c-di-GMP-I-GGC riboswitch aptamer from a Planctomycetota bacterium, 100 nucleotides, folded computationally.
It matches the Rfam family "c-di-GMP-I-GGC riboswitch aptamer". Its family is annotated with cyclic-di-GMP binding in the Gene Ontology.

């Protein structure tokens, strides 16, 4: 340095509960402890996720002779916008020291 010990010291804090704050992903603070050796830092690259805009799909209500047109939620596809480092990579910092 790499590396991570049934070592020691400290430390974070998932799911769920509360309050605040965001349309929403979620964020903050309280409680709590499932795990973390970078689960400190930082959306760069990909993954997921959100609400919005567009386009398509089919369904429902209406109206119709029919085509078509509103409307309403849903599901897909793009498109910037944002969210997430405790999903992965990248960058940057940094405690301890046993084996190798």
């Nucleotide at each position: 340095c790499c590396c991570g010990a049934c070592a020691a010291u400290a430390g974070c804090a998932a799911a769920c509960c509360c309050a605040c704050g965001g349309c929403g992903a979620c964020g903050u603070g309280g409680g709590g402890a499932c795990g973390c050796a970078a689960a400190g830092c930082c959306a760069u690259g990909g993954g997921c996720c959100a609400a919005c805009a567009u386009c398509g799909c089919g369904c429902u209500c209406c109206c119709c002779c029919a085509a078509g047109c509103c409307a309403g939620a849903g599901c897909g596809a793009u498109g910037g916008u944002g969210g997430u480092c405790g999903c992965c990579a990248g960058g940057u910092u940094g405690c301890c020291g046993a084996a190798g």